[in-house]
Predicted 3D model of a 357-nucleotide part of an RNA (large-subunit ribosomal RNA, domain IV) from Conexibacter sp.
The prediction has a mean pLDDT of 88.

Context: one part of a larger RNA
RNA sequence: CCCUCGUUAAGGAACUCGGCAAAAUCGUCCCGUAACUUCGGGAGAAGGGACGCCUCAAUAGGGUGAAGCCACUUGCUGGUGGAGCCCGAGGAGGCCGCAGUGACUAGGUCCAACCGACUGUUUACCAAAAACACAGGCCUCUGCUAAGUCGCAAGACGAUGUAUAGGGGCUGACGCCUGCCCGGUGCCGGAAGGUUACGCGGAGCGGUUAGCACUUCGGUGCGAAGCUGUGAAGCUAAGCCCCGGUAAACGGCGGCCGUAACUAUAACGGUCCUAAGGUAGCGAAAUUCCUUGUCGGGUAAGUUCCGACCUGCACGAAUGGCGCAACGAGUUGGACGCUGUCUCAACGAGGGGCUCG
Numbered sequence: 001c002c003c004u005c006g007u008u009a010a011g012g013a014a015c016u017c018g019g020c021a022a023a024a025u026c027g028u029c030c031c032g033u034a035a036c037u038u039c040g041g042g043a044g045a046a047g048g049g050a051c052g053c054c055u056c057a058a059u060a061g062g063g064u065g066a067a068g069c070c071a072c073u074u075g076c077u078g079g080u081g082g083a084g085c086c087c088g089a090g091g092a093g094g095c096c097g098c099a100g101u102g103a104c105u106a107g108g109u110c111c112a113a114c115c116g117a118c119u120g121u122u123u124a125c126c127a128a129a130a131a132c133a134c135a136g137g138c139c140u141c142u143g144c145u146a147a148g149u150c151g152c153a154a155g156a157c158g159a160u161g162u163a164u165a166g167g168g169g170c171u172g173a174c175g176c177c178u179g180c181c182c183g184g185u186g187c188c189g190g191a192a193g194g195u196u197a198c199g200c201g202g203a204g205c206g207g208u209u210a211g212c213a214c215u216u217c218g219g220u221g222c223g224a225a226g227c228u229g230u231g232a233a234g235c236u237a238a239g240c241c242c243c244g245g246u247a248a249a250c251g252g253c254g255g256c257c258g259u260a261a262c263u264a265u266a267a268c269g270g271u272c273c274u275a276a277g278g279u280a281g282c283g284a285a286a287u288u289c290c291u292u293g294u295c296g297g298g299u300a301a302g303u304u305c306c307g308a309c310c311u312g313c314a315c316g317a318a319u320g321g322c323g324c325a326a327c328g329a330g331u332u333g334g335a336c337g338c339u340g341u342c343u344c345a346a347c348g349a350g351g352g353g354c355u356c357g
Stems, first nucleotide, its partner, number of pairs: 001352008010343002014341001019338001027051005036041001038173001052095005061087004068080004072075001096100001108336007115328002120132002136171007148157003174323004179253003184250002186246005193241003199235002204230005211222004254272005281315001282312001293309005
């Protein structure tokens, strides 16, 4: 010096990112317990008191229930009976110590806010969470050889189920609610018109040449059928275009100017654009850049915290909005208790380190 412990004057979080760690609390009985609440809870809330041993004492009371006796339906019977054993609150008096759940084992508590309703689940080896799941809600597909999934197939699951069933998606208890936009994208429906593949169709054009014509005899031109190459018009489905619907489908939810008898502000008006211009509720928020916004609270002093305001850079309604009792090894702020966290360190114990071997 390190590890693991013990104790500590006065102070008591001044430590520190942060009370991290430690200390403290801790059992049983009794008394007594607030806001809030989904009336279950919150609650072991909080906060108090008692606790050993002896005597009265064979305490009151309770449990079990033998022998004996009685009865008959003679039984592993019923009744009576109370021995013995066990448990045992409460009261009165007394005794000892600093201390009586004398050692051990055994909640610290409260207030406020955020997130998630809850119990659960998770990154085997740095993350346990506000992430996942969850009951509940909604949408959508599926009529049974179901949809969907695995497989080349046979086949299997779904399901020995049948729409109060099964698959997929989103949301996430509960309460109050969930506004406007279908122009774009998607999905669903429609079929008049436009476009459109294979295919059908074969107009036309080309190659080849029996033959014919011409010839400078080298060849040149024309050219039926057959074979063959190519191929227009026309007919032709879904789809797309088109016409509608649909947002708890993907998504989206404005700008400028003016106006009231102080000022300020603008219920009001004008204008441009849009598919429609953000409703309720919430709001410097797990979201606020400017920002330590401003005001209030708490502190002697508060970039955090709580309550407000609204100028929302850039909240907002199932990518759910706002609340919410209970719950949480969650996050944040505060308070009491308590302490070597600290002022500021000291002493002690055991094990290492060091020396010898």